[in-house]
Molecule: Bacterial RNase P class A
Organism: marine sediment metagenome
RNA sequence: CAGACGAUCGCGUCUCGACAGCAUGUCGGGGCGAGGAAAGUCCGAACUCCAUAGGGCAGGACGCCUCAUAACCUGAGGGAGGAGUGAUCCUACGGAAAGUGCCACAGAAAAUAUACCGUUCCGCUCAAUUGUGGAACAAGGGUGAAAAGGUGGGGUAAGAGCCCACCGGUUCCCUGGUAACAGGGGACGCAUGGUAAACCCCGUCCGGAGCAAGACCAAAUAGGAGAGGAGAAGCUGCCCGUUUCGUUUGACUCUCGGGUAGGUUGCUUGAGGUCCGGCGUGAGGCGGAUCCCAGAUAAAUGAUCGUCCUCGACAGAAUUCGGCUUAUGAUUU
Numbered sequence: 001c002a003g004a005c006g007a008u009c010g011c012g013u014c015u016c017g018a019c020a021g022c023a024u025g026u027c028g029g030g031g032c033g034a035g036g037a038a039a040g041u042c043c044g045a046a047c048u049c050c051a052u053a054g055g056g057c058a059g060g061a062c063g064c065c066u067c068a069u070a071a072c073c074u075g076a077g078g079g080a081g082g083a084g085u086g087a088u089c090c091u092a093c094g095g096a097a098a099g100u101g102c103c104a105c106a107g108a109a110a111a112u113a114u115a116c117c118g119u120u121c122c123g124c125u126c127a128a129u130u131g132u133g134g135a136a137c138a139a140g141g142g143u144g145a146a147a148a149g150g151u152g153g154g155g156u157a158a159g160a161g162c163c164c165a166c167c168g169g170u171u172c173c174c175u176g177g178u179a180a181c182a183g184g185g186g187a188c189g190c191a192u193g194g195u196a197a198a199c200c201c202c203g204u205c206c207g208g209a210g211c212a213a214g215a216c217c218a219a220a221u222a223g224g225a226g227a228g229g230a231g232a233a234g235c236u237g238c239c240c241g242u243u244u245c246g247u248u249u250g251a252c253u254c255u256c257g258g259g260u261a262g263g264u265u266g267c268u269u270g271a272g273g274u275c276c277g278g279c280g281u282g283a284g285g286c287g288g289a290u291c292c293c294a295g296a297u298a299a300a301u302g303a304u305c306g307u308c309c310u311c312g313a314c315a316g317a318a319u320u321c322g323g324c325u326u327a328u329g330a331u332u333u
Stems, first nucleotide, its partner, number of pairs: 001329001003308007011033010035314001039325002042323005047210004059206005064078005079093001080091004094201002099199002101195003116141002118137007149167006168190001169188008214265004224256005231245005272291006279284001309312001
């Protein structure tokens, strides 16, 4: 960006004119008529109704910093960590010294440290550095996703932050930055294994239902309330006659109210679009001009023809916006 242009016929809606008419219909003219996702309904709001003095418990969501916004489980910029040669990309990124739990297999030991192989010393023993008992050690090997700071040196019987240097860590201070944080310096041999998308703790926020919300108008039938009431209805229009219902259990008539079908409204001018100016790194915001751009309700938005091209994907409004996610052809970086 979402095939383009034109013609004819048709559909929805608005509007103008004429005619009939006053509900509206017919004819003619004109305007508008799906999307970037209209989708999923995953977040956040507007709007509406219900609930609500205030506060708390429970439950849920979120969790580096600053900014943007009506708001956000959103976005922008930055910090830290990670991936990549790189452009660039990813991150539920508070707390493990509040407490509890868990850490398969392997392994000596998975958190009160411990000792399989091993190292060293001493005693006894042996041909022997052999075997055995005691003591010291945790450096090396081995296990594991993870092993009690790392590397190097000193030291030692052998070893060990036991001591030292550097790295890492804890803590205090200074400097820069709005901040997250970064850089530097001092002190401390080092205390705190991992796991919070385990319970939990800390901080912030959260009432519910949704346009089938809600408001208005309002048949038929059957209930309800009130008033009248001795008759009422059928059998051809009237009379007679007759049948049925009724006169304490009230037929029948009128009025009122709730409410169903149905109709009207909510309904499309809005945190709106486009262009220009200047502000901001950016999300975005300010000012000016200009535009009106679907509103159906069993549900319109289609069909045919012509010309042309790069030969056309995913897909179809239903109260409205801001996001996110997913589907998707082509082009570009």